Context: one part of a larger RNA
RNA sequence: CGUUGGGGACUUGCGGGGAGCUGCCCUCAGUACGAGAGGACCAGGGUGGACGGACCGCUGGUGUGUCAGUUGUAUCGCCCGAUGCACCGCUGAGUAGCUAGGUCCGGCAAGGAUAACCGCUGAAAGCAUCUAAGUGGGAAACCUGCCCCAAGAUGAGGUCCCCCAUCCGACUUCGGUCGGAGUAAGGCCGCUGGAAGACGACCAGUUCGAUAGGCCGGACGUGGACGCGCAGCAAUGCGUGCAGCGAACCGGUACUAACGGCCGAGGG
Numbered sequence: 001c002g003u004u005g006g007g008g009a010c011u012u013g014c015g016g017g018g019a020g021c022u023g024c025c026c027u028c029a030g031u032a033c034g035a036g037a038g039g040a041c042c043a044g045g046g047u048g049g050a051c052g053g054a055c056c057g058c059u060g061g062u063g064u065g066u067c068a069g070u071u072g073u074a075u076c077g078c079c080c081g082a083u084g085c086a087c088c089g090c091u092g093a094g095u096a097g098c099u100a101g102g103u104c105c106g107g108c109a110a111g112g113a114u115a116a117c118c119g120c121u122g123a124a125a126g127c128a129u130c131u132a133a134g135u136g137g138g139a140a141a142c143c144u145g146c147c148c149c150a151a152g153a154u155g156a157g158g159u160c161c162c163c164c165a166u167c168c169g170a171c172u173u174c175g176g177u178c179g180g181a182g183u184a185a186g187g188c189c190g191c192u193g194g195a196a197g198a199c200g201a202c203c204a205g206u207u208c209g210a211u212a213g214g215c216c217g218g219a220c221g222u223g224g225a226c227g228c229g230c231a232g233c234a235a236u237g238c239g240u241g242c243a244g245c246g247a248a249c250c251g252g253u254a255c256u257a258a259c260g261g262c263c264g265a266g267g268g
Base pairs, nucleotide, nucleotide: 001152005163006162007161008160009159010158011157015149016148017147018146021049022048023047024046025045026044027043033038051106052105053104054103055102059100060099061098062097066093067092068091069090070089071086072085073084074083075082076081110144111143112142117137118136119135120134164267166181167180168179169178170177171176186263187262188261189260190206191205192204193203194202211257212256213255214253215252216251217250218249220246221245222244227240228239229238230237231236
C1' cells in the first nucleotide's frame, strides 16, 4: 500500500515445513514342521539404543551483584573491626536464571490409492491365459492421519462484537465528486518493565496503577556476626544466639518513577 467505511478479537486451511529409525526379551510354544538336531508364521505383551521436542519438581553443573573460611600487602591514627588489590586472590558451599549426563513425552495405530508380485472371472485363440472388457490382495515409498507456519490464498476467505453517519471549502449533469478539519471505536509514539528479545516485533503496565525500584514479610542460601561476658598465660573455645548477613525467588505496600503527546471513519 492492497484486501472497497473505520476498528477489536477469534478462526477456516489453499499451500508449505517437520517427524518417519531400530535392537533385545517374554507369551503363543518347545506347539506347527522335522528321523533327529533344531525350531517358526500369525497374534499379543515388555524393555532398551540412537534421534527429536519440552521442562527444571528430582539428581547434578554453572551461578564474576550471596554467605563463610583463609594467605600476602596497603589503607581507615593504633587495638578491635573493616575495606581495596592480588585469576572472582585462593578455598568450601550456594538462590534465581540458564542447563544435561536429570525428568516427561514422541515415531504408532488406522484409512485411501498403488509398485514389484500373488489372484478371480475371462476371451481374442471351442484349449490355455491375472488382462484385452471387468474385478480382488499387496510396501518404511505416495495421499490422509500427528506437530508447526499459513488469507499478499491479489482466488486477499469466515464468525462475533465495537464505532458512528459531524463540520468547512471547491466543483456539480443537483444523484454526488474531490479536498480539508476536529473527533468516535480503537491505535500509535513516549514512559515503567518482562521467564519476549540482535534490532524491529511480542507480552504486562502507564495513577480508576502493583509495571519496575525502594521498603516490609516470607522462602531459600550461608552456618553461628559485631559487641559484651565467662574460661584459658596464650592460640582459642563457650554463652548471649539455629545468630548475623544476603542476588535474581514468592507475596504485600503508592514511598520513588510510569509526566505527556499524536493519529484515527463519514461508507455505490
Large-subunit ribosomal RNA, domain VI from a hot springs metagenome, 268 nucleotides, folded computationally. The full RNA is in RNAcentral, with records from SILVA. Its Rfam family is "Bacterial large subunit ribosomal RNA".